[in-house]
Context: one part of a larger RNA
């Protein structure tokens, strides 16, 4: 010099595009952040209005709606953090004849006939509550047989096993089931190389190295389990400790190289901790489930309820880091045959000069030069065309009017934004930091090794261009300087 996820001091007009807990992966009030299908099923209120009746009530409508429930499909995607992890977790290049794969695309065979239950609902009970626990009815794309089976799987063959489910439409048909094959995408799992640090860590290991059997997985395998055998790793650095998510990349340099992991895209690990496993195509599952532990929190003391490293927001730490906003218009997502719905993903807008990059704060004339103030050898000299003043212009902000694209027909939060017109009137908008030498820029006064300054030389003890304050002057400019950190 450059660069920064910056802090701090002093200042501050405007827009546009980013960025915005680095510390406590501490705690955590509220609100939201995963629902959706009535084209899958069975039941099915109420306010309110109307009508009848003296009136208690009935009836219609509200409405086959609302809110539940069975079932599907999602909730393993999106979003958030970086504690762990030095290891096949990343990255690259390869294997998988050792695998899996919901939903999408293409092919192909099929969708026959039965059963038995079960929530809701009724009822009876128990409990402060969470909520459980009995009798009873009931449905299906829940559940379970039977038939069938091209291909399918096991078998050396004979042979054996194994499947479905209907809705909607008058119909046409359409949208689903079931087996199998192929394909796209995703995903296990294995290997080669490749990227900290300390030897003041030299040994280290008993599922440890291998083997044949068995179990276990989609799947190879000591993954597990018994037995046998006595092997593996290591100075080309094992083991121990310490540090760290990893990479596109970002800074910085000419380059090699150093140095970083915020932002943004892959990946990966993680969800109070710490272990489990169920559903499931796919988890060991952030807003699912069990158990333990630690905190909070409700209690009728028996016993229950909660996890913000989702978006805001709160406390707490800290030099420090924002709004309990607006919207499904767009984009994408999840449901659905569609209307449509959920979507703190995401579009936006709020808040910081926290960064980058542009604009502005006026322009021209204007005196041997007002006044002020500084300096003075008192003659003068300097602020300095700089003000006044004359003569123009309105960028931006202001006010007023009009007013989009984003949106292939409908639909616009942003938004009366951006844009354009018109208006008055220079009007509303300049500081910071330094002036010894490095290094661009000097004088007075006051201070008197005092106060005080400083990056490095070092200034300061009575003429200080180094302190402090005026004038002056350099630099940079909505910033300027200082401290941190990189190179």
């Nucleotide at each position: 010099g450059a660069a920064u996820c910056a802090a701090c001091g002093c200042u501050g007009g405007c827009g546009g595009c980013g960025c915005g807990c680095u510390u406590a992966a501490c705690a955590c009030a509220u609100g939201c952040a995963a629902g959706u299908c009535g084209c899958a099923c069975g039941a099915g209120a109420a306010a309110g209005u109307g009508g009848a009746g003296c009136a208690a009530u009935c009836c219609a409508u509200g409405a086959g709606u609302a809110a539940a429930g069975u079932g599907g499909c999602g909730u393993a995607c999106g979003g958030g953090u970086g504690a762990g992890u030095a290891a096949c977790a990343c990255g690259u290049g390869g294997g998988u004849a050792a695998u899996c794969u919901a939903c999408c695309u293409c092919u192909u065979a099929g969708u026959g006939g039965g059963g038995a239950a079960u929530a809701a609902c009724c009822u009876g009970g128990g409990g402060a509550a969470a909520c459980c626990c009995g009798g009873g009815c009931u449905a299906a794309u829940a559940c379970c047989g039977c038939a069938u089976a091209a291909g399918c799987u096991c078998g050396a063959g004979a042979g054996a096993g194994g499947a479905a489910a209907g809705c909607a439409g008058c119909a046409a048909u359409g949208c689903g089931c079931u087996g199998a094959g192929a394909g796209g995408g995703g995903a296990g799992c294995c290997c080669g190389c490749g990227g900290c640090c300390g030897a003041u860590u030299a040994g280290c290991u008993a599922g440890u190295u291998g083997g044949g059997a068995g179990g276990g997985u989609a799947a190879a395998a000591g993954c597990c389990u018994a037995c046998c055998a006595a092997g593996g790793c290591a100075a080309a650095g094992a083991u121990c400790g310490g540090u760290a998510g990893c990479c596109g990349g970002c800074c910085u340099g000419a380059g090699a190289g150093g140095g970083c992991a915020c932002a943004c895209g892959g990946c990966c690990a993680c969800a109070c901790u710490g272990g489990c496993a169920c559903u499931g195509a796919a988890a060991c599952a952030c807003g699912g489930g069990c158990c333990a532990g630690a905190c909070u929190c409700c209690u009728a003391c028996g016993g229950g309820a909660g996890g913000c490293a989702g978006c805001a927001g709160u406390g707490g730490g800290g030099a420090a880091u924002c709004u309990u906003g607006c919207a499904c218009a767009a984009u994408g997502g999840g449901g659905g045959a569609a209307a449509c719905c959920c979507u703190g993903a995401u579009g936006c807008a709020g808040c910081g000069a926290c960064g980058c990059c542009g604009c502005g704060u006026g322009a021209g004339c204007g005196a041997u030069g007002a006044a002020g103030c500084c300096c003075u050898u008192c003659g003068g000299g300097g602020u300095g065309u700089a003000a006044a003043g004359c003569u123009c212009u309105u960028u931006c902000g202001g006010c007023a009017g009009g007013g989009a694209a984003g949106a292939u027909g409908a639909u616009g939060a942003c938004g009366g934004u951006a844009c354009c017109u018109g208006c008055a009137g220079a009007a509303g908008c300049a500081g910071c930091u330094g002036c010894g030498g490095c290094u661009a820029a000097c004088u007075a006064c006051g201070u008197g090794c005092c106060a005080g300054c400083a990056g490095c030389c070092g200034c300061g003890g009575u003429a200080a261009u180094a302190c402090g304050u005026a004038g002056g002057c350099a630099g940079c400019g909505a910033g300027c300087g200082u401290u941190g950190u990189u190179c």
The part of an RNA shown here (small-subunit ribosomal RNA, 5' domain) has 487 nucleotides and comes from an uncultured bacterium. The RNAcentral record of the full RNA draws on ENA, Greengenes and SILVA. The coordinates come from a structure-prediction model, not an experiment, and the mean pLDDT is 90.